[in-house]
Context: one part of a larger RNA
RNA sequence: CUGGGCGUAAAGGGUACGUAGGCGGCCCUGCAUGUCGGAUGUGAAAGCCCACCGCCCUACGGUGGAACUGCAUUCGAAACUGCAGGGCUAGAGUACAGGAUGGGAGAGCGGAAUUCUAGGUGUAGCGGUGAAAUGCGUUGAUAUCUAGAAGAACACCGGUGGCGAAGGCGGCUCUCUGGAAUGUUACUGACGCUGAAGUACGAAAGCUGGGGGAGCAAACAGGUUUAGAUACCCUGGUAGUCCCAGCUGUAAACGGUGUGCACUUGGUGUGGGGAGUAUUGACCCCCUCCGUGCCGGAGCUAACGCGUUAAGUGCACCGCCUGGGGAGUACGGUCGCAAGAUUAAAACUC
Numbered sequence: 001c002u003g004g005g006c007g008u009a010a011a012g013g014g015u016a017c018g019u020a021g022g023c024g025g026c027c028c029u030g031c032a033u034g035u036c037g038g039a040u041g042u043g044a045a046a047g048c049c050c051a052c053c054g055c056c057c058u059a060c061g062g063u064g065g066a067a068c069u070g071c072a073u074u075c076g077a078a079a080c081u082g083c084a085g086g087g088c089u090a091g092a093g094u095a096c097a098g099g100a101u102g103g104g105a106g107a108g109c110g111g112a113a114u115u116c117u118a119g120g121u122g123u124a125g126c127g128g129u130g131a132a133a134u135g136c137g138u139u140g141a142u143a144u145c146u147a148g149a150a151g152a153a154c155a156c157c158g159g160u161g162g163c164g165a166a167g168g169c170g171g172c173u174c175u176c177u178g179g180a181a182u183g184u185u186a187c188u189g190a191c192g193c194u195g196a197a198g199u200a201c202g203a204a205a206g207c208u209g210g211g212g213g214a215g216c217a218a219a220c221a222g223g224u225u226u227a228g229a230u231a232c233c234c235u236g237g238u239a240g241u242c243c244c245a246g247c248u249g250u251a252a253a254c255g256g257u258g259u260g261c262a263c264u265u266g267g268u269g270u271g272g273g274g275a276g277u278a279u280u281g282a283c284c285c286c287c288u289c290c291g292u293g294c295c296g297g298a299g300c301u302a303a304c305g306c307g308u309u310a311a312g313u314g315c316a317c318c319g320c321c322u323g324g325g326g327a328g329u330a331c332g333g334u335c336g337c338a339a340g341a342u343u344a345a346a347a348c349u350c
Base pairs, nucleotide, nucleotide: 004321005320006319007304008303012318014201015200016199017198021194022193023192025088026087027086028085029084030083031082034080035077036076037075038074039073040072041071042070049065050064051063052062053061054060091191092188093187094186095185096183097182103177104176105175106174107173108172109171110154114150115149116148117147118146119145120144121143125136126135162169163168206247207246208245209244210243211242215241216240220236221235222234223233258317259316260315261314262313263312266295267294268293269292270291271290272289273288274287276285299306300305323350324349325348332343333342334341335340
């Protein structure tokens, strides 16, 4: 490189947008750089292949043919591809309408709980465990009531329910703002798909500066347990967890399943929208579109399983894999304040 692959064996980039590139709907006309055909020239000889001949035969040699799959020139073809021009509406998009939504950002508000502070009542215990002890408590704890302060999180509703590209998003109200779906016409007229680079977003932990700090809690201290116990259990407890500004750029970033489009028997839930009938209104029933679950057919699969939300059948484009260890390491480069991230070997060994 070819070939074969990527749910679980090695292998889908964390996600999106998007440059180059690759690929691209229907009809008409033209061109002829791809493509196809003819002719001419050339494609040295030898060799290979075929036929005949010469050495008794072979090797070898001779003669002729074929081949040299190519290139150039020229004459044609126009289905496909491409290019140019024109048209179309089934892809894509825009407008309009009424709904759904923990999508995002900012501001304000709320109640329960926890801890603390002050006061009242009240007295000897509380707390904790398998059992204990450290700890707290006569300077009055725990319990209980009243008042106040603070920070963080939002019980029930809550649901294999919703929204978001992914990460993720949940008390209530307001403001700003994104996307999707549905419906009916109208409009634009291929404006599309994918996407190396690149850019943006990206849980938690961590880092820098400034705030904040109730609860929880790495580190740490003490108490247990134990042969030991740098643990599990208990009592404390600092970073951190929270907010603002910036950095980091990684996760079992998982559906372990890249994105888009098309096609291919079904059953049963659920969320949203639409239409019809009926009605005071609604449930129910029917149809259809989008999403989200379960079960299963063909088919696929090594099996497990997947199965119209495919791992089925095809097409387009990207990423990635090539025995185990060494190693996601060393060196070098790039990025970072650092931690480190990213790119990424070899010797050697089995």

Background:
This is a predicted structure of a 350-nucleotide part of an RNA (small-subunit ribosomal RNA, central domain) from a metagenome. The coordinates come from a structure-prediction model, not an experiment, and the mean pLDDT is 85. The full RNA is in RNAcentral, with records from SILVA.